[in-house]
RNA sequence: GCGGAUGGCUGGGUGACUGCACCUUAGGGUGAGGAAAGUCCGGACUCCAUGAAGUAACGGUGCCGGGUAACGCCCGGCCGGGGUAACCCGAGGGAAAGUGCCACAGAAAACAAACCGCCUCGAUCAAGGUUGGGGUAAGGGUGAAACGGUGGGGUAAGAGCCCACCGCAUGCUUGGUAACAAGGAUGGCAGGGCAAACCCCACCGGGAGCAAUGCCGAAUAGGGAUCGCGCGCGAAGUAAUUCGCAGGGCCGCUUCGCCCCAGCAGAUUCGGGUAGGCAGCUACAGUAUGUUGGCAACAGCAUGCGCAGAAGAAUGGUCAUCCAGAGGGGUUCGCCCCUUGGACAGAAUCCGGCUUAUAGGCUAUCCGCGUCA
Numbered sequence: 001g002c003g004g005a006u007g008g009c010u011g012g013g014u015g016a017c018u019g020c021a022c023c024u025u026a027g028g029g030u031g032a033g034g035a036a037a038g039u040c041c042g043g044a045c046u047c048c049a050u051g052a053a054g055u056a057a058c059g060g061u062g063c064c065g066g067g068u069a070a071c072g073c074c075c076g077g078c079c080g081g082g083g084u085a086a087c088c089c090g091a092g093g094g095a096a097a098g099u100g101c102c103a104c105a106g107a108a109a110a111c112a113a114a115c116c117g118c119c120u121c122g123a124u125c126a127a128g129g130u131u132g133g134g135g136u137a138a139g140g141g142u143g144a145a146a147c148g149g150u151g152g153g154g155u156a157a158g159a160g161c162c163c164a165c166c167g168c169a170u171g172c173u174u175g176g177u178a179a180c181a182a183g184g185a186u187g188g189c190a191g192g193g194c195a196a197a198c199c200c201c202a203c204c205g206g207g208a209g210c211a212a213u214g215c216c217g218a219a220u221a222g223g224g225a226u227c228g229c230g231c232g233c234g235a236a237g238u239a240a241u242u243c244g245c246a247g248g249g250c251c252g253c254u255u256c257g258c259c260c261c262a263g264c265a266g267a268u269u270c271g272g273g274u275a276g277g278c279a280g281c282u283a284c285a286g287u288a289u290g291u292u293g294g295c296a297a298c299a300g301c302a303u304g305c306g307c308a309g310a311a312g313a314a315u316g317g318u319c320a321u322c323c324a325g326a327g328g329g330g331u332u333c334g335c336c337c338c339u340u341g342g343a344c345a346g347a348a349u350c351c352g353g354c355u356u357a358u359a360g361g362c363u364a365u366c367c368g369c370g371u372c373a
Base pairs, nucleotide, nucleotide: 001369002368003367004366005365006364007363008362009361010360012322013321014320015319016318017317018316020031021030022029023028033344037355038354040353041352042351043350044349045209046208047207048206051256052255053254054253055252058205059204060203061202062201063077064076065075066074067073078092079090080089081088082087093200094199098198099197100194101193102192115140116139117136118135119134120133121132122131123130124129148166149165150164151163152162153161167189168187169186170185172183173182174181175180213279214278215277216276223270224269225268226267227266232245233244234243235242236241247261248260249259284306286305287304288303289302290301291300292299293298323342325340326339327338328337329336330335
């Protein structure tokens, strides 16, 4: 200097005039994001419901350890794949519990198989050749993949038939919290791939959502239909009633507990009214700096800060000027002039993540190549 990889910050500034919303001690203060987006995860909070345990269905996650309120997230590590590398990706448990699929091609695609070929014995033939039997899976072919690979020996020709190394299976030693790694021993020894196919295993999970929900006011029809086993027993009491048992109802099911019910609770369904106001509504698992512990994610401590809360929806508009960048021209190399110009995009209960979009500018570290000293 060029190319590449990973991360961070910013994403216009200033002034004047003018227009809004909220808070307020009435002085004044504050006022869209790194993604506010997608609605994909996890929660806080509210209600169902009134809790606990178990279980079915359904759904989710899937190597190990740690972080967190929690997670499918983050950090560190292991293994596998891509890349020269820095780095990136992983839907990373199980194929010997079972089922299923592997098109076409090919002899044969799972506990499979001989198309060409090689060897050997026989028959026939003028000789190539043809044909029958036996052996073979090393060579060739097909394919994404063909019951280990390379080399050597051996054989009629071949084959783990034998040997060496690799691989595979079983078990041991060492290191590590672990996933796992390294090394040795024994054995000629391996039923392929797909579970992002059904499935099995381990762990986790109730549902709905601020249009939740609560209060005030108002209005309608204190509405209609169907189902509803049953309406029992005992004790106390003059009685009303109270208590206990049995029965019924409320959750997918079961057990326990709680509540309700008999002039029913409740279940199914048809229809009507409510379009208003207030709350929920923003101080939080918050944030900045320093420090301690930790490889880190993160946690503790100390000292500060307070940063929208609208309600068809405020957070704006105009003018001027400066400026990042780009293009052109000039240059005394300090710079000057002209033109252009600023991305993706807008809170609506809140928070922690992930994913997607993003003009331009600045910056840190690392890898590779080249060159100079």

The RNA shown here (Bacterial RNase P class A) has 373 nucleotides and comes from Cochlodiniinecator piscidefendens. Its Rfam family is "Bacterial RNase P class A". By type it is a ribozyme. From the family's description: Ribonuclease P (RNase P) is a ubiquitous endoribonuclease, found in archaea, bacteria and eukarya as well as chloroplasts and mitochondria. Its mean pLDDT, the model's own confidence on a scale to 100, is 76. The model forms 96% of the base pairs in the Rfam consensus. The source organism's lineage runs through Bacteria, Pseudomonadati, Pseudomonadota, Alphaproteobacteria and Cochlodiniinecator.